Molecule: Bacterial RNase P class A
Organism: Actinomycetota bacterium
RNA sequence: UGGGCAGGCCGGGUGACCGCGAGCGCAGCGCCGUGCCCGACGUACGUCCGGGCAGGGCGCUGCGCUCGAGGAAAGUCCGGACACCGCAGGGCAGGACGCUGGGGAAACCCCAGGCGGCGAAAGCCGACGGAAAGUGGAACAGAAAGGAGACCACCCGGCGCCGAUGCUCUCCGAGGAGAGCGGGCGCGUCGGGCAAGGGUGAAACGGUGGGGUAAGAGCCCACCAGCGCCGUGGUGACACGGCGGCUCGCCAAACCCCGUCCGGUGCAAGGCGAAGCAGGUCCCGCUGACGCGGCCCGCCGAGGGACCGGGUACGCCGCUCGAGCCGUCGGGCAACCGCCGGCCUAGAGGGAUGGUCGCCCACGACAGAAUCCGGCUUACAGGCCUGCUACAGGA
Numbered sequence: 001u002g003g004g005c006a007g008g009c010c011g012g013g014u015g016a017c018c019g020c021g022a023g024c025g026c027a028g029c030g031c032c033g034u035g036c037c038c039g040a041c042g043u044a045c046g047u048c049c050g051g052g053c054a055g056g057g058c059g060c061u062g063c064g065c066u067c068g069a070g071g072a073a074a075g076u077c078c079g080g081a082c083a084c085c086g087c088a089g090g091g092c093a094g095g096a097c098g099c100u101g102g103g104g105a106a107a108c109c110c111c112a113g114g115c116g117g118c119g120a121a122a123g124c125c126g127a128c129g130g131a132a133a134g135u136g137g138a139a140c141a142g143a144a145a146g147g148a149g150a151c152c153a154c155c156c157g158g159c160g161c162c163g164a165u166g167c168u169c170u171c172c173g174a175g176g177a178g179a180g181c182g183g184g185c186g187c188g189u190c191g192g193g194c195a196a197g198g199g200u201g202a203a204a205c206g207g208u209g210g211g212g213u214a215a216g217a218g219c220c221c222a223c224c225a226g227c228g229c230c231g232u233g234g235u236g237a238c239a240c241g242g243c244g245g246c247u248c249g250c251c252a253a254a255c256c257c258c259g260u261c262c263g264g265u266g267c268a269a270g271g272c273g274a275a276g277c278a279g280g281u282c283c284c285g286c287u288g289a290c291g292c293g294g295c296c297c298g299c300c301g302a303g304g305g306a307c308c309g310g311g312u313a314c315g316c317c318g319c320u321c322g323a324g325c326c327g328u329c330g331g332g333c334a335a336c337c338g339c340c341g342g343c344c345u346a347g348a349g350g351g352a353u354g355g356u357c358g359c360c361c362a363c364g365a366c367a368g369a370a371u372c373c374g375g376c377u378u379a380c381a382g383g384c385c386u387g388c389u390a391c392a393g394g395a
Stems, first nucleotide, its partner, number of pairs: 001392002003389008012360007020068013034054006040047002070366001074377002077375005082266004089297004094262005099113005114128001115126004129257002134255002136251002151198002154193008162184001166181007206224006225247001227244007270317004279308006291299001324343004329338003361364001
């Protein structure tokens, strides 16, 4: 330097003009309350009465100022806040999660550590409790998939066949032939031994080496792995060391067991106001309906449901100041927490955040809020910064 890894940041800039939404201010117009004064009526209190002044609220229009999408606003996958279901009750069922310690409101979240796997390393990934509670599964292949099994091969023995090399004897035509002994180097079959080797498989009842044996085998021994106990260190997961007997398979994102947690519905939640309409039929219900949602119990206590028909589909609130953002300092390895100071940063509802032109550059990706917040995941042109590693090249 190229590459790799981790973390953080940016996501076209600028000027002019036009346009959109919100807030504030000013002006004009319209509407509606309030207070005071005068007049009219009236003895007074007072008034569906008239006028003037002051000040307020709402709406429309115009002008000015300020603000106006994202790192993911997305997927809606987790967790909450908030709202309603009278309380948010108990049990069963169901669901989610699962190494340890910490953080956090909580979480399929984050940080640190342990263990396992991958990588040369930096580092990355892991639903990572329990398989000597029970049930179950393992396709194909293979002899055998769990207290199993023997296809080939190996070893021993019986039987049958065959019988080299070798030794002895006999014969002759001198090179062999025949007979006997002995022998397994050979085949088949039966019985047995064994599980080390071959072969199958994702996985074969510990691995490697040595001894041992007819051949073998934790049969014996050493080391390693695993299991149990003890000691030391650590808050802990766990690590290290010693001893022991000798080997105990895999799958729980299969049922299951253990532990922790979980009521339901989601801002079209829900509340207020205005306008309009017409009821009818059937069913359930104080022997308890509805609420209550899979079921049961408990609670509550009077309406509820289905279908047909009719009306409306307007305004306001919820709505954005919040587990908020930025900075200094302090605590902590870190996540994070605390003190102090500063800031206000979209809020629509036929739904705004845009368009045109000029200049510049590295020529612009993925993508658009809809109650809000914390996470995760996914998409993303290009660029910047910091730290680490040392595979390759160079000095």